The RNA shown here (FMN riboswitch aptamer (RFN element)) has 123 nucleotides and comes from a Clostridia bacterium. Its Rfam family is "FMN riboswitch aptamer (RFN element)". Gene Ontology term of the family: FMN binding. Of the family's consensus pairs, 100% are formed in the model. Model confidence (mean pLDDT): 83 of 100. The source organism's lineage runs through Bacteria, Bacillati, Bacillota and Clostridia. It was read from a public genome assembly, where an Rfam model found it.
[in-house]
RNA sequence: AGCAUCCUUCGGGGUUAGGUGAAAUUCCUUACCGGCGGUAAAAGCCCGCGAGCCGCCUGCAAGGCGGCAGACCCAGUGCGAUUCUGGGGCCGACAGUGAAAGUCUGGAUGGGAGAAGGGUGCG
Repeated sequence: AGCAUCCUUCGGGGUUAGGUGAAAUUCCUUACCGGCGGUAAAAGCCCGCGAGCCGCCUGCAAGGCGGCAGACCCAGUGCGAUUCUGGGGCCGACAGUGAAAGUCUGGAUGGGAGAAGGGUGCG
């Protein structure tokens, strides 16, 4: 170095300006946002993970197992890019609501992929 284990800290952004209406930050036009790891080179839409939902195990909880769930093309540069540059597109859990929500409210002072640092042991 690396491996094992434990501890601490950190760990998600966004409805502008109008229209209709009794009522909408939910509809329409417009605006705005983009977690984590990987990948020949920097990614919301390439491969995975996380949050969410459903089911099973369980007296409950914790935990585990299984399942469901989103989106990209063209041109250019280059050894190499669905990641860069230019152009044009697309996508977004659950519950709630005077009216349908990626952006409001809520579960959530939660959980969390993971990031950083430290202790101990092996080495």